Source information:
Predicted 3D model of a 92-nucleotide RNA (c-di-GMP-I riboswitch aptamer) from a Pseudomonadota bacterium.

RNA sequence: GGUGCUCGAGGGCAAAACUGUCGAAAGGCAGUGACGCAAAGCUUCCGGCCUACCGGCGCGCGAUACGCGCCCAGGGCAGCGGGGUUGCCGAC
Repeated sequence: GGUGCUCGAGGGCAAAACUGUCGAAAGGCAGUGACGCAAAGCUUCCGGCCUACCGGCGCGCGAUACGCGCCCAGGGCAGCGGGGUUGCCGAC
């Protein structure tokens, strides 16, 4: 470095939920806790998905107020998949 396998050892991470906290939200962080994960380590480059404060359009009525609907990521998800990159152990 490559290939096949996945019987072990030492371990690692931590879903949901609850509490606190940040955020308009999606969601993030911390603690408790384990659903699971051989990269469920890191990284938004590609696809996908989630949210819509602000903004745009429309409607509700006289209304610039307020409410509702639709659109919009530069916000988010790495435990949705792909890519990149790093790492532990065993056999040949």
The coordinates come from a structure-prediction model, not an experiment, and the mean pLDDT is 84. The model forms 95% of the base pairs in the Rfam consensus. It matches the Rfam family "c-di-GMP-I riboswitch aptamer". Rfam links the family to the GO term cyclic-di-GMP binding.